[in-house]
């Protein structure tokens, strides 16, 4: 030199217990910055932040609380899971 295999930031479901329902949150436009397999770069993927625009399901029982509902936050499992160049481990 071939062949192959690992290892990212994500994402999907399920768990148990949280928030919020006197609406945050996710979600979406804008515009900055951040971080992103081991290394280096990289975005139409991922995080902040600032601003706009949309936009929701409560209900029971009355002490304490139940049960929902939201494309809610974060652990856990469990399956998936880097573009280019170089490196790593096999194998023949």
């Nucleotide at each position: 030199g071939u062949c192959a295999g690992a290892g990212u930031a994500g994402c999907u479901a399920c768990c148990a217990a949280g928030c919020g329902u006197a609406a945050a949150g996710u979600g979406u436009u804008a515009u900055a910055c951040c971080a992103u397999g081991g290394g280096a770069u990289g975005u139409c993927g991922g995080g902040u932040a600032u601003a706009g625009a949309c936009g929701a399901a409560c209900a029971c029982a009355a002490u304490c609380g139940u049960g929902g509902c939201g494309g809610u936050g974060a652990g856990g499992u469990a399956g998936u899971g880097c573009g280019u160049c170089c490196g790593c481990u096999g194998a023949a």

The prediction has a mean pLDDT of 85. This is a predicted structure of a 92-nucleotide RNA (THF (Tetrahydrofolate) riboswitch aptamer) from Candidatus Izimoplasma sp. ZiA1. It was read from a public genome assembly, where an Rfam model found it. The source organism's lineage runs through Bacteria, Mollicutes, Candidatus Izemoplasmatales, Candidatus Izemoplasmataceae and Candidatus Izemoplasma.